[in-house]
RNA sequence: CGGGGUGUGGCGCAGUUGGUAGCGCGCGCGGUUUGGGACCGUGAGGUCGUUGGUUCGAGUCCAAUCACCCCGA
Numbered sequence: 001c002g003g004g005g006u007g008u009g010g011c012g013c014a015g016u017u018g019g020u021a022g023c024g025c026g027c028g029c030g031g032u033u034u035g036g037g038a039c040c041g042u043g044a045g046g047u048c049g050u051u052g053g054u055u056c057g058a059g060u061c062c063a064a065u066c067a068c069c070c071c072g073a
Stems, first nucleotide, its partner, number of pairs: 001072007010025004019056001027043005049065005
């Protein structure tokens, strides 16, 4: 320098036909228990790496860019 992949709550991931984002773990509160753990209920927490574009509407499509990984030179 060229090509490819990944980037989504604290962590690990899903979201495959564009229709206002979900699962598990973790965390807060309550229940159960003598207490803890386990279990049950409930709640908070992300505008999807960043910036622009297309569209009535974008995590999803397009472009640029950043970080990390792989391959090539």